[in-house]
RNA sequence: GCCCCGGUAGCUCAGUGGUAGAGCACCUGCCUCGUAAGCAGGGGGUCGAGAGUUCAAAUCCCUCCCGGGGCU
Numbered sequence: 001g002c003c004c005c006g007g008u009a010g011c012u013c014a015g016u017g018g019u020a021g022a023g024c025a026c027c028u029g030c031c032u033c034g035u036a037a038g039c040a041g042g043g044g045g046u047c048g049a050g051a052g053u054u055c056a057a058a059u060c061c062c063u064c065c066c067g068g069g070g071c072u
Base pairs, nucleotide, nucleotide: 001071002070003069004068005067006066007065010024011023012022013021018055026042027041028040029039030038048064049063050062052060
């Protein structure tokens, strides 16, 4: 230098054009003598950045940034 994969909640990851989600974690309540477990509820997101297409973009196109792998 070229090619491929990835970047979404604190962490691990779904979501392949039409309301952004799950598990764990965190907070509150119930339960308990108390803690853990269990049950119920809740908060938390500029979807890596910018630009474009579209009525509508996490999703499609382009450029760039970051991480991993491969080729020379």

Notes: A computed fold for a 72-nucleotide RNA from an archaeon, annotated as transfer RNA. Its mean pLDDT, the model's own confidence on a scale to 100, is 83. It matches the Rfam family "tRNA". Rfam classes the family as a transfer RNA. About the family: Transfer RNA (tRNA) molecules are approximately 80 nucleotides in length.